[in-house]
Context: one part of a larger RNA
RNA sequence: CCGUGGCUAAGGAACUAGGCAAAAUAGCCCCGUAACUUCGGGAGAAGGGGCGCUCCGGUUAACCCCGGAGCCGCAGUGAAGAGGCCCAGGCGACUGUUUAGCAAAAACACAGGACUCUGCGAAGCUGAAAGGCGAAGUAUAGGGUCUGACACCUGCCCGGUGCCGGAAGGUUAAGGGAGGCGCUAAUCUUCGGAGAAGGCGUUGACUGAAGCCCCGGUAAACGGCGGCCGUAACUAUAACGGUCCUAAGGUAGCGAAAUUCCUUGUCGGGUAAGUUCCGACCUGCACGAAUGGUGUAACGAUCUGGGCACUGUCUCAGCCACGAGCUCG
Numbered sequence: 001c002c003g004u005g006g007c008u009a010a011g012g013a014a015c016u017a018g019g020c021a022a023a024a025u026a027g028c029c030c031c032g033u034a035a036c037u038u039c040g041g042g043a044g045a046a047g048g049g050g051c052g053c054u055c056c057g058g059u060u061a062a063c064c065c066c067g068g069a070g071c072c073g074c075a076g077u078g079a080a081g082a083g084g085c086c087c088a089g090g091c092g093a094c095u096g097u098u099u100a101g102c103a104a105a106a107a108c109a110c111a112g113g114a115c116u117c118u119g120c121g122a123a124g125c126u127g128a129a130a131g132g133c134g135a136a137g138u139a140u141a142g143g144g145u146c147u148g149a150c151a152c153c154u155g156c157c158c159g160g161u162g163c164c165g166g167a168a169g170g171u172u173a174a175g176g177g178a179g180g181c182g183c184u185a186a187u188c189u190u191c192g193g194a195g196a197a198g199g200c201g202u203u204g205a206c207u208g209a210a211g212c213c214c215c216g217g218u219a220a221a222c223g224g225c226g227g228c229c230g231u232a233a234c235u236a237u238a239a240c241g242g243u244c245c246u247a248a249g250g251u252a253g254c255g256a257a258a259u260u261c262c263u264u265g266u267c268g269g270g271u272a273a274g275u276u277c278c279g280a281c282c283u284g285c286a287c288g289a290a291u292g293g294u295g296u297a298a299c300g301a302u303c304u305g306g307g308c309a310c311u312g313u314c315u316c317a318g319c320c321a322c323g324a325g326c327u328c329g
Stems, first nucleotide, its partner, number of pairs: 002323007010315002014313001019310001027051005036041001038149001052071007072076001084308007091300002096108002112147007124133003150295004155225003160222002162218005169213003175207002179203006187194002226244005253287001254284001265281005
């Protein structure tokens, strides 16, 4: 000096990013327990008291137990083992699952909700195929996608994209193909050429599905949900009006938020003092309704703020034990 333990005056979180670590709590019996709540819970809430040994009485099969009297110690669940607790908020309902080896979480899953596909040789998946899974199931079933208990709810937009529907019309492939043009024999010829049913080449009217265009529907499909100006008898503000644009201009609820840049916003609470925290306000840079909105008892090795208890975390360090190192022998 390091490691692992033990103790410590006074103070008691002043430490620190943060009570990290440590300390404290701890068993059994009795008393007693709040808000809130989905009436189950919250609850071991919290907070108190008791606990040894001897004798006597009661009781018993016995032990235990109950009552009384007494005894000892600093200390009686005499050693060991054995919850710290409370208040408020965020997120996720919950028990679960996960980055084997830096992340256990507010991520994943989840019951529940919704949309959609699938009529059975199902859809979907797998496999050149046969076949298999689905399923020895049959729409109260199976697949896909989103949301994520529960409570109250889930507004407006179908212009774009997607999907679904549409016996008309436009466009449109291969194929079919009327006709035209060129080449090609016999033959004819005024020697210039003419001439083809068929064959070859070329062109090609017309015909030709789906798709696209077009017409509708559909947002718990992908998604989207405005600007400027004026106006009330103090001021301020604007229920009101005007105008431009849009497919439609954000409803309820929430809001400086896991979202707020300006920002340590402003006010209130808590502190002697509070960029954090809680409650409000609304000027929402850039919340918002199943990419769900707002609440919510219970739950959480979750995150944030506060408090009680307790402590060598600290003021501020000291001593002891064991082990390692180091020095000496």